Predicted 3D model of RNase P RNA and transfer RNA as a complex of 482 nucleotides. It holds a member of the Rfam family "Bacterial RNase P class A". By type it is a ribozyme.

RNA sequence: CAAGUCGGCCAGGCGAUCGCAUCCCAGUAUGGGGUGAGGAAAGUCCGGGCUCCACAGGGCACAGUGCUGGAUAACGUCCAGGCGGGAGCAUAUCUGUCUGAUGCACCGCAUCAAGCAGACGCGUUACCCGGCGGAAAAGGGCCACAGAAAAGCAGACCGCCAGGUUGGUUCGCCGACCUGGUAAGGGUGAAAAGGUGGUGUAAGAGACCACCGGCGCUCGUGGCGACACGGGCGGCCAGGUAACCCCCACUGGGAGCAAGGCCAAGCAGGAGCAAGGGACGGCCCGUCCCGUUCGAGCUUCGGGUAGGCCGCUAGAGGCGGCGGGCAACCGCCGUCCCAGAUAGAUGAUCGCCGCCCCGGUCCAUGAUCGGGGAGACAGGACCCGGCUUAUCGGCUGGCUUGGGUG
RNA sequence: GGGCCGAUAGCUCAGCCGGUAGAGCAACGGCCUUUUAAGCCGAUGGUCCUGGGUUCGAGUCCCAGUCGGCCCACCA
Numbered sequence: 001c002a003a004g005u006c007g008g009c010c011a012g013g014c015g016a017u018c019g020c021a022u023c024c025c026a027g028u029a030u031g032g033g034g035u036g037a038g039g040a041a042a043g044u045c046c047g048g049g050c051u052c053c054a055c056a057g058g059g060c061a062c063a064g065u066g067c068u069g070g071a072u073a074a075c076g077u078c079c080a081g082g083c084g085g086g087a088g089c090a091u092a093u094c095u096g097u098c099u100g101a102u103g104c105a106c107c108g109c110a111u112c113a114a115g116c117a118g119a120c121g122c123g124u125u126a127c128c129c130g131g132c133g134g135a136a137a138a139g140g141g142c143c144a145c146a147g148a149a150a151a152g153c154a155g156a157c158c159g160c161c162a163g164g165u166u167g168g169u170u171c172g173c174c175g176a177c178c179u180g181g182u183a184a185g186g187g188u189g190a191a192a193a194g195g196u197g198g199u200g201u202a203a204g205a206g207a208c209c210a211c212c213g214g215c216g217c218u219c220g221u222g223g224c225g226a227c228a229c230g231g232g233c234g235g236c237c238a239g240g241u242a243a244c245c246c247c248c249a250c251u252g253g254g255a256g257c258a259a260g261g262c263c264a265a266g267c268a269g270g271a272g273c274a275a276g277g278g279a280c281g282g283c284c285c286g287u288c289c290c291g292u293u294c295g296a297g298c299u300u301c302g303g304g305u306a307g308g309c310c311g312c313u314a315g316a317g318g319c320g321g322c323g324g325g326c327a328a329c330c331g332c333c334g335u336c337c338c339a340g341a342u343a344g345a346u347g348a349u350c351g352c353c354g355c356c357c358c359g360g361u362c363c364a365u366g367a368u369c370g371g372g373g374a375g376a377c378a379g380g381a382c383c384c385g386g387c388u389u390a391u392c393g394g395c396u397g398g399c400u401u402g403g404g405u406g
Numbered sequence: 407g408g409g410c411c412g413a414u415a416g417c418u419c420a421g422c423c424g425g426u427a428g429a430g431c432a433a434c435g436g437c438c439u440u441u442u443a444a445g446c447c448g449a450u451g452g453u454c455c456u457g458g459g460u461u462c463g464a465g466u467c468c469c470a471g472u473c474g475g476c477c478c479a480c481c482a
Stems, first nucleotide, its partner, number of pairs: 001402010012353007020036007038377001042388002045386005050256004057285004062252005067081005082132001083130004087125003091121001093119005099113006133247002139245002141241003157186002159182010194212006213237002215234008260310004269301005276290004303481003317336008355373008407478007416431004425462001434448004455471005
């Protein structure tokens, strides 16, 4: 420098005029000053704070999460790692094709070499993905169609083999049917119960053997751990599905700022529920409150009000520095105050600079002049941490590979 | 603002624990009738809201999105 790949950040700036919301000040019909949306304010998909119900209790049920370690207020989030898969790169073997060489009995065949394509295997890491506990020893369910057989000592449709009956015969054998053996081969399927070679056999088969692969048990080493590596033993060879039930471990009380508290205005009360009712929600227990005389509480019908204040914004806050940690993040110090509206304010116009395109000039990777253009997605409503989705354009960093220069 | 449902034929709805999606009405053709309606017979008609995932296989299970609908406040 080029290509690839993965992130991070910004979301135009300044000024003038008119206007909006809120706060402060003053000499108060007004004037002056300060502040005024986002990276997603969104979807409401998770998690917390906060408020009320009992300062939130026990069990069952239900729901959620799910490799390991850490971070955190918490999480289904984040960081680091493990394992698996993908993609890329490199490589070995085999097959096919093409070219060249050599040999021969010169149509052609064989061998070797290089290229291309494909298959399978092994290795590696710029990178990407994982909804990643358990299907092997708790158990149940399901696996349509096709196929002979679809899940436990599996399965005989074709084929192969043996025996029997029978027909033909050129006397070698060939065919039909029945019974049995066989999972090597064919065929079906998403999936057919390890692979290669050999022994063996009537034909065959982990039936047995060697090597390879997987699994389980066990021992050692490394690691906090997930796990990795190595040794030994066992023919053990075991289908998939848990985003079906289920099992294991962990977590979860419910409702939500229209929570909840106070004030004001206005109206009209009625019915039902049981000795029990309510807080308490699917059930049981337990606790507390109220009640069985006046009618507390709950449900429901009806009536009235669409007013104000608090909650409400200083916070798991922002910025900078130092320190710890691989990192997520944490600690200390300094500094700053940064929207609080209630049908919902943050807008409009203009000028200059900045961005992009076209053209002219010059001392031409640049400067300058003229003309034109673009500015996305979208907007608080109690507040935070995440995830997901939408988004014009621009800036910037890490890593890998290749090339060049010193 | 918060909570909860739904989307399947032109319309209204089924579809249980995953295996090639149905019913009624409408529309179309035929029969009946002088004709229409009613009635009878027949055939047609599907982006199962969209995208992705799990699975051999998704209307169904899971995730994300789009559109539509319902409920709520305070006082006595």